[in-house]
The prediction has a mean pLDDT of 85. A computed fold for an 87-nucleotide RNA from Peribacillus butanolivorans, annotated as c-di-GMP-I riboswitch aptamer. It was read from a public genome assembly, where an Rfam model found it.
């Protein structure tokens, strides 16, 4: 160095949910909280899924439909980094 691994050891992050802020929303982001995770760390300008639908376009009923430039990384997969061990 490659790979495999959470059994140990040192640790790490942090779902629901509450507050309080951004956002049209989905959602983020702090503080608390801890269901979990061996990459639950980065990448959405790597490919796909899943949500949203301000603004647009359609249809003309005060509604309804589609539609990402927005969102998810803790949906899948890929890529890049990385501690312990054992090989």
């Nucleotide at each position: 160095a490659u790979g495999a691994g959470a059994a140990a050891a040192c640790g790490g992050c942090a779902a629901a949910c509450u507050a309080a802020u951004c956002g049209a929303a989905a959602g983020g982001u702090u503080a608390g909280g801890a269901c979990g995770c061996a990459a639950a760390g980065c990448u959405a300008a790597c490919a796909g899924g899943u949500c949203u639908a301000a603004g647009g376009u359609c249809a003309g009923a005060u509604u309804g439909a589609c539609u990402a430039u927005g969102a998810u990384a803790g949906c899948u997969g890929g890529g890049c980094u990385a501690c312990c061990u054992c090989u």
The model forms 95% of the base pairs in the Rfam consensus.